[in-house]
RNA sequence: GCUGGCGUAGCUCAACUGGCAGAGCAGCUGAUUUGUAAUCAGCAGGUUGCGGGUUCGAUUCCCAUCGCCAGCC
Repeated sequence: GCUGGCGUAGCUCAACUGGCAGAGCAGCUGAUUUGUAAUCAGCAGGUUGCGGGUUCGAUUCCCAUCGCCAGCC
């Protein structure tokens, strides 16, 4: 330099062909307990890497760009 894959909550990952962005763990509150742990109930947490385009509508399709990984030279 070329090609491919990945980037979504604090962490690990979903979202099937474009149609309300979710789960587990972690966090907070409450219940339970003499207390802690465990358990149960609830709550909060996201510019879907960044910038454009297509579309009534984009995490999803297209372009460019940044970072990481792999391969080729």
Molecule: transfer RNA
Organism: Mailhella sp.